[in-house]
RNA sequence: AAAAAACUUUAGGGGUGUUCCGAUAAUAAUCGGGACUGAGACAUACCCUCCGAACCUGAUCCCGGUAAUGCGGGCGAAGGGAAAAGUGAAGCGUCCUUC
Numbered sequence: 001a002a003a004a005a006a007c008u009u010u011a012g013g014g015g016u017g018u019u020c021c022g023a024u025a026a027u028a029a030u031c032g033g034g035a036c037u038g039a040g041a042c043a044u045a046c047c048c049u050c051c052g053a054a055c056c057u058g059a060u061c062c063c064g065g066u067a068a069u070g071c072g073g074g075c076g077a078a079g080g081g082a083a084a085a086g087u088g089a090a091g092c093g094u095c096c097u098u099c
Base pairs, nucleotide, nucleotide: 006087007086008085009084010083011049012048013047014046016043017036018035019034020033021032022031023030024029055080056079057078061074062073063072064071
């Protein structure tokens, strides 16, 4: 005698859609394998936790686009939304002791 990014631990929050083929089956559902977007489409994963756009609501919304879909943009810093600890992270002078 400062600070941030970032990281760690514990705890918590969150989403999982569209479509094609096959099987069971019978117009519904389940299982398996592809395709699309994405960090993630069920992974002991991924993302986010108040400096909060992870995610939910509005919304069976609006515009554009797609084979189709929250697929892109708008709505929108509108409303709601889950935390604590640690690391990061220390300088200089003098004196004493030991080697």
The RNA shown here (TPP riboswitch aptamer (THI element)) has 99 nucleotides and comes from Echinicola shivajiensis. Taxonomically the source falls in Echinicola (Bacteria, Cytophagia, Cytophagales, Cyclobacteriaceae). Model confidence (mean pLDDT): 78 of 100.